[in-house]
RNA sequence: CACCGACAAAGGCAAACCCGUCGGAAGGCGGGGGCGCAAAGCCUCGGGACCCAUCGGGUUCGCCGGGCUGCCGAA
Numbered sequence: 001c002a003c004c005g006a007c008a009a010a011g012g013c014a015a016a017c018c019c020g021u022c023g024g025a026a027g028g029c030g031g032g033g034g035c036g037c038a039a040a041g042c043c044u045c046g047g048g049a050c051c052c053a054u055c056g057g058g059u060u061c062g063c064c065g066g067g068c069u070g071c072c073g074a075a
Stems, first nucleotide, its partner, number of pairs: 004073002012037002017032006035062001041068003045065003048060005
């Protein structure tokens, strides 16, 4: 360094739901809240699903694959 992922250590993120807010909607953002996650960090490149004001646009990376980056270091 790579592979790998522990009854390790330090941490991190934050499902459903509730409140507020934005949006036509899917859904996003903030607060609460924790179902879980070794990339549940980032990117729509491919696929899937979803929405629509429909042939085009949008949403979801915590649906999967891929790309890039990252903490720790047992077997």

Background: This is a predicted structure of a 75-nucleotide RNA (c-di-GMP-I riboswitch aptamer) from an Actinomycetales bacterium. The organism belongs to Actinomycetales, within Bacteria. Its Rfam family is "c-di-GMP-I riboswitch aptamer". Rfam describes the family as follows. GEMM was predicted in a large-scale screen for bacterial structured RNA regulatory elements. The model forms 95% of the base pairs in the Rfam consensus.